[in-house]
Molecule: Glycine riboswitch aptamer
Organism: Gammaproteobacteria bacterium
RNA sequence: GAAAUCCUUGUGGAAGAGAGGCUGUACAGUGACAGCCCGCCGAAGGCGCAACGUGCUCGUAACCGCUCAGGCAAAAGGACCGCAAGGCUGAA
Numbered sequence: 001g002a003a004a005u006c007c008u009u010g011u012g013g014a015a016g017a018g019a020g021g022c023u024g025u026a027c028a029g030u031g032a033c034a035g036c037c038c039g040c041c042g043a044a045g046g047c048g049c050a051a052c053g054u055g056c057u058c059g060u061a062a063c064c065g066c067u068c069a070g071g072c073a074a075a076a077g078g079a080c081c082g083c084a085a086g087g088c089u090g091a092a
Stems, first nucleotide, its partner, number of pairs: 006087008018038001020037006039072003045068001046066003052059002
């Protein structure tokens, strides 16, 4: 004393799928909330597997699969991507 990787914060973008039915609460009312039922989605989280490593029914992934959780007008959330600031590590 960098860059890159990683982490945190802020900010912008960000898909999919019934504003479903019944009952109840509150409300002027639409909506909202809770319970039940049916139908769906995968990109919070969670779980599972390959190659490979290894020798031990072990380690290890994903946007792949599962759909427990979450979600299915808007809002919120949202993997991931961009930008900015900071931090750890840290060559020449």